This is a predicted structure of a 142-nucleotide RNA (FMN riboswitch aptamer (RFN element)) from Flavimobilis rhizosphaerae. Of the family's consensus pairs, 100% are formed in the model.
[in-house]
RNA sequence: CACGUGCUCCGGGGUCGGUGAAAUUCCGAGCCGGCGGUCAUAGUCCGCGAACCGGGUCGUCGCCACCGCCGGUGGCUGGCGCUCGGCCGAUCCGGUGGAACUCCGGAACCGACGGUCAAAGUCCGGAUGGGAGGCGUACGUG
Numbered sequence: 001c002a003c004g005u006g007c008u009c010c011g012g013g014g015u016c017g018g019u020g021a022a023a024u025u026c027c028g029a030g031c032c033g034g035c036g037g038u039c040a041u042a043g044u045c046c047g048c049g050a051a052c053c054g055g056g057u058c059g060u061c062g063c064c065a066c067c068g069c070c071g072g073u074g075g076c077u078g079g080c081g082c083u084c085g086g087c088c089g090a091u092c093c094g095g096u097g098g099a100a101c102u103c104c105g106g107a108a109c110c111g112a113c114g115g116u117c118a119a120a121g122u123c124c125g126g127a128u129g130g131g132a133g134g135c136g137u138a139c140g141u142g
Stems, first nucleotide, its partner, number of pairs: 001142007009134002015029004030122002032111002034048004043109002052086005058081004062076006091107005113125003
């Protein structure tokens, strides 16, 4: 230094005003941008993650029934895990350069689900959750 296995930790951001009985949801003007990759730096290129929907002849727990009974067998619009799929938004132009839809200049666009006396990327909630992954560290191999 590389690879493998384990462990600890880290791992999402964003508002004011106006109208109105009521809106951080409408109108106006703002603000925000997970993770890995990409000869050059990405919310909008390629993939991943969460949520949501469905499948599984897998594992486990639970309930019911049965049997040769403390062990087994079968069933389930059941729970959890694992796994496979579905779903999965949005960018162009010019410039520089060997190389950039990633930089510079300009003009655009997108944003899950549930809730709310008025319609939500920004408020509340699932979430002190999960997670793509990352730093470090221990052991082993080269």

The coordinates come from a structure-prediction model, not an experiment, and the mean pLDDT is 83.
The source organism's lineage runs through Bacteria, Bacillati, Actinomycetota, Micrococcales and Flavimobilis.
Rfam family: FMN riboswitch aptamer (RFN element). The literature on the family includes a 2002 paper in Nucleic Acids Res by Vitreschak et al., "Regulation of riboflavin biosynthesis and transport genes in bacteria by transcriptional and translational attenuation".